[in-house]
RNA sequence: UCCUUAGUAGCUCAGUGGUAGAGUGGUCAGCUUUUAAAUGACUAGUUGUAGGUUCGAAUCCUACUUAGGGAG
Numbered sequence: 001u002c003c004u005u006a007g008u009a010g011c012u013c014a015g016u017g018g019u020a021g022a023g024u025g026g027u028c029a030g031c032u033u034u035u036a037a038a039u040g041a042c043u044a045g046u047u048g049u050a051g052g053u054u055c056g057a058a059u060c061c062u063a064c065u066u067a068g069g070g071a072g
Stems, first nucleotide, its partner, number of pairs: 001071007010024004018055001025043005048064005
C1' cells in the first nucleotide's frame, strides 16, 4: 500500500429498507422462618464518525476511524 471481517444497552450478541430487541447484569416487589433459586415489574442506545440514495436507513453507497485476519 492492497484485500477481507467486525464495531448495536454495563457485558455477550440478534436484527435481509417500515415502532431498535434477546440473554445476562442492575433496582424494586411479592413468595420463603431467612438466604438462594424460580416469578413479576422497572432500568439501559447519538446503531463507531461524516456525507449520500430513499417518502423512510442499524440495514444500500462513499470516505474516514478503531480492532482482528490475509497478501506484497
Molecule: transfer RNA
Organism: Ziziphus jujuba var. spinosa